Molecule: transfer RNA
Organism: Pseudoalteromonas sp. JB197
């Protein structure tokens, strides 16, 4: 240099064209408890970035950035 693959919440993962993007752990509030832990209820928080296709994009296409791999 060429090619393949991955990037979603603070972390680990799901969703693969169609409802308000989902869960676990973590965070905050409340309940319970003499206190803590455990348990119960609630809340906040996310599609790497920029374009394109489409009525509609996390999903498809292009480019950029970053991680991993193969090859010369």
């Nucleotide at each position: 240099g060429g090619c393949c693959u991955c990037u979603u919440a603070g972390u680990u993962a799901a969703a693969u064209g169609g409802a308000u993007a989902u869960a676990a752990c973590g965070g905050c509030c409340c309940c319970c408890u003499c206190c803590u832990a455990a348990g119960g209820g609630g809340c906040a928080g996310u599609u790497a970035c920029a374009g394109g296709u489409u009525c509609g994009a996390u999903u498809c296409c292009u480019g950029u950035a970053g991680g991993g791999g193969c090859u010369a």